[in-house]
Molecule: c-di-AMP riboswitch aptamer (ydaO/yuaA leader)
Organism: Anaerolineae bacterium
RNA sequence: AUAAUAGCACCGCCGAAUGUACUAACAGCGGGGGACCCACGAUGUGGGGCGAGUCGUCGCGGCCGGCAAGAAACGGCCUCGACGAGGGGCUAGCUUCUUUGGCCCCAGCCCGGCAGCUAACCUCGCAGGCGUUAAGGAAGGACAC
Numbered sequence: 001a002u003a004a005u006a007g008c009a010c011c012g013c014c015g016a017a018u019g020u021a022c023u024a025a026c027a028g029c030g031g032g033g034g035a036c037c038c039a040c041g042a043u044g045u046g047g048g049g050c051g052a053g054u055c056g057u058c059g060c061g062g063c064c065g066g067c068a069a070g071a072a073a074c075g076g077c078c079u080c081g082a083c084g085a086g087g088g089g090c091u092a093g094c095u096u097c098u099u100u101g102g103c104c105c106c107a108g109c110c111c112g113g114c115a116g117c118u119a120a121c122c123u124c125g126c127a128g129g130c131g132u133u134a135a136g137g138a139a140g141g142a143c144a145c
Stems, first nucleotide, its partner, number of pairs: 011131004018027003028126006038116001046114001047111004054085006061078005086106006094140007
């Protein structure tokens, strides 16, 4: 001097997941249940919720269903692979909107046979995990003169 790793501080990101207070709680943000009216038939292959985390086509393999057995066909589910559509996030002017380019994600968990919307009302959460920086336009704000 360079590179990598680890720790701390500042700052920043995903997310509702913050502030005050310190006995309890208050404020704020977010989720679920729950009438009339309205909407919808239900069952099957159960159904439903949080979340951006979905939909479709093709292919290999496996599983389930019926009528006594097997195969095929049919219907559905799962893993993997390819393609397409769609959706979400970051890219640090102080905030927000928007355009182009770049980089990523499309998980996981829960309820337990049961829930459409839904005023009153009832009820729950405020965790966890991380480390991006290229430009243009617009509105607002701050600072200086």